[in-house]
């Protein structure tokens, strides 16, 4: 240099254009003489900029960061 894949919560991962979900983790509660472990319960995320649409994580474009392949 050209080609391709991935980018969602603090982690790993769903979500085929109609209010973005789950399990660990995390905070408060219950329970326990205390720890752990169990229950409930809150809070947190669609890389980042345009464009199409009533409506975008979803389709387009450009961009950016890791990964892979070819020269």
């Nucleotide at each position: 240099g050209c080609a391709g894949a991935u980018g969602u919560a603090g982690u790993u991962c769903a979500a085929u254009g109609g209010u973005a979900g789950a399990a660990c983790a995390u905070g408060a509660g219950c329970u326990u003489c205390c720890c752990a472990a169990g229950c409930u319960u809150a809070g947190g995320a669609c890389g980042c900029g345009g464009g199409u649409u009533c409506g975008a994580u979803u389709c387009c474009c450009g961009u950016u960061a890791u990964c892979u392949g070819c020269u």